The prediction has a mean pLDDT of 89. The part of an RNA shown here (small-subunit ribosomal RNA, central domain) has 346 nucleotides and comes from an uncultured bacterium.
Context: one part of a larger RNA
RNA sequence: CUGGGCGUAAAGCGUGCGCAGGCGGUUAUAUAAGACAGAUGUAAAUCCCCGGGCUCAACCUGGGAACUGCAUUAGUGACUGUAUAGCUAGAGUGCGGCAGAGGGGGAUGGAAUUCCGCGUGUAGCAGUGAAAUGCGUAGAGAUCGGGAGGAACACCAGUGGCGAAGGCGGCUACCUGGACCAGCAUUGACACUCAAGCACGAAAGCGUGGGGAGCAAACAGGAUUAGAUACCCUGGUAGUCCACGCCCUAAACGAUGUCAACUGGUUGUUGGGAAUUUACUUUCUCAGUAACGAAGCUAAGCGUUAAGUUCGCCGCCUGGGGAGUACGGUCGCAAGACUGAAACUC
Numbered sequence: 001c002u003g004g005g006c007g008u009a010a011a012g013c014g015u016g017c018g019c020a021g022g023c024g025g026u027u028a029u030a031u032a033a034g035a036c037a038g039a040u041g042u043a044a045a046u047c048c049c050c051g052g053g054c055u056c057a058a059c060c061u062g063g064g065a066a067c068u069g070c071a072u073u074a075g076u077g078a079c080u081g082u083a084u085a086g087c088u089a090g091a092g093u094g095c096g097g098c099a100g101a102g103g104g105g106g107a108u109g110g111a112a113u114u115c116c117g118c119g120u121g122u123a124g125c126a127g128u129g130a131a132a133u134g135c136g137u138a139g140a141g142a143u144c145g146g147g148a149g150g151a152a153c154a155c156c157a158g159u160g161g162c163g164a165a166g167g168c169g170g171c172u173a174c175c176u177g178g179a180c181c182a183g184c185a186u187u188g189a190c191a192c193u194c195a196a197g198c199a200c201g202a203a204a205g206c207g208u209g210g211g212g213a214g215c216a217a218a219c220a221g222g223a224u225u226a227g228a229u230a231c232c233c234u235g236g237u238a239g240u241c242c243a244c245g246c247c248c249u250a251a252a253c254g255a256u257g258u259c260a261a262c263u264g265g266u267u268g269u270u271g272g273g274a275a276u277u278u279a280c281u282u283u284c285u286c287a288g289u290a291a292c293g294a295a296g297c298u299a300a301g302c303g304u305u306a307a308g309u310u311c312g313c314c315g316c317c318u319g320g321g322g323a324g325u326a327c328g329g330u331c332g333c334a335a336g337a338c339u340g341a342a343a344c345u346c
Stems, first nucleotide, its partner, number of pairs: 004317003008299001012314001014200004021193002025087007033080002035076002038073005048064006090190001091187005096181002102176003106172001108170001109153001114148003119143002124135002161168002205246006214240002219235004257313002260310003265292011296302002319346003328339004
């Protein structure tokens, strides 16, 4: 260096964008760097074969074969490269439609909880397995109408939709990204992947300033218990919410990297299109999303959305523990994150 793997055994970076690098559709011509094939030149020793010499052997030694590399030279032109000129099937762009909780800031709505004050009204309320702490004659709970404030949006709602992932759900106008479908036009390989790098990245947490209804780490009390630093109950502060700035981790999961091609079917559903029909009736088709299953692969299972058959590129794995630890470095306000061993032991 090659050889094996990565859904669950160790192993797909949380996700995208992307320079370098790797790799790259189709036609013709040229070139000859790679490649191929011919000739020539080119140390010894080692290794191997046949001999010889030390009494044998190791060792030494003669000849041959081999190693087959490098250089030079005359060629070949299929393939890779390079150059030139084209092509349109990949990839973009324009024109026309179309669905959507995609993103951002703003305005606004009703139900409910809590609190405040008024009326009615009287002795309980709340809570549990059972209780107690708690609230209530200073009038609670219940009930009626009034007000304040914050947070979340019942039904619709769907193995429904959108987004690269994280994620996104009242209504509304504004700003804005992407997908999909149907053709026609246009550019003419502009593609794919991507070490570094950059950006995004739930929750918790941190900084500054607001906000604070409900919920609720910590904390307090009441129970339970042998104990109860818990489970249950009554309270309750950070936090949860907003703005700006950090943090950068998750069972960040489809535990399945991305792009492309190929390989029987059946059923549901979402968004388009085409044809058809008494009938949103049926059929076909493209893009998604699910269920079942031929072949194939497999342990089960997966199965045109592959874990099937293949190409390109990246990442990662190499027994368990020690350990995602120590040390060093980078980043961070901190918490810590990233990178990441060894001794020893089984």
RNAcentral holds the full RNA, with entries from ENA.